[in-house]
C1' cells in the first nucleotide's frame, strides 16, 4: 500500500426482510438466611466518528479512525 473480516452496557456475545437493541457474567436494591453463600424478583448501564438513502438504519451506501488475517 492492496484485498478480506470486525468495532454493540464494565466484560463476552446475539438480532432472519430495514420496524420496541436481547442474553450471560459482573454491579446495585429487595426478599429469603443467625451471618455469609446459594436462590428468586427488580433496577441501572450500550450501537467507533461524520455524512447520505429512507416514513424509519446496529443493519444499506460514502469517507475517516482503530483492531485482526492474507498478499506485496
Nucleotide at each position: 500500500u492492496g484485498g478480506g473480516g470486525g468495532g454493540u452496557g464494565g466484560u463476552g456475545u446475539a438480532a432472519u426482510c430495514g420496524g420496541c437493541a436481547g442474553c450471560a457474567c459482573g454491579g446495585g436494591g429487595c426478599a429469603c438466611u443467625u451471618u455469609g453463600g446459594a436462590u428468586g424478583c427488580c433496577c441501572a448501564a450500550g450501537a467507533a466518528g461524520a455524512g447520505g438513502u429512507u416514513c424509519g438504519a446496529g443493519c444499506c451506501c460514502u469517507c475517516u479512525c482503530c483492531c485482526c488475517c492474507c498478499a506485496g
The RNA shown here (transfer RNA) has 72 nucleotides and comes from a soil metagenome. It matches the Rfam family "tRNA". It is annotated as a transfer RNA. RNAcentral holds the sequence, with entries from MGnify. The prediction has a mean pLDDT of 81.